[in-house]
RNA sequence: GGGGGUGUAGCUCAGUUGGCUAGAGCACCUGAUUUGCAAUCAGGGGGUCAUGGGUUCGACUCCCAUCACCUCCA
Numbered sequence: 001g002g003g004g005g006u007g008u009a010g011c012u013c014a015g016u017u018g019g020c021u022a023g024a025g026c027a028c029c030u031g032a033u034u035u036g037c038a039a040u041c042a043g044g045g046g047g048u049c050a051u052g053g054g055u056u057c058g059a060c061u062c063c064c065a066u067c068a069c070c071u072c073c074a
Base pairs, nucleotide, nucleotide: 001073002072003071004070005069006068007067010026011025012024013023019057028044029043030042031041032040050066051065052064053063054062
């Protein structure tokens, strides 16, 4: 330098032939239970879907560029 892949909550990830208000587990917060802790139960908060642009009535999803990481070739 060239090819391919990944990027979604604090962490691990799901979500696609474009369409409901973006989700799960763990973690975190509050309450119940307990002498207390853990466990359990109930409830709650938390996201510029890597960044920028484009297509479209509508984009996590399609297209382009950029950035970071992984991998292959040279």

Model confidence (mean pLDDT): 80 of 100. The RNA shown here (transfer RNA) has 74 nucleotides and comes from a Candidatus Peregrinibacteria bacterium. It matches the Rfam family "tRNA". It is annotated as a transfer RNA. NCBI's taxonomy places the organism under Bacteria, Bacteria candidate phyla, Candidatus Peregrinibacteriota.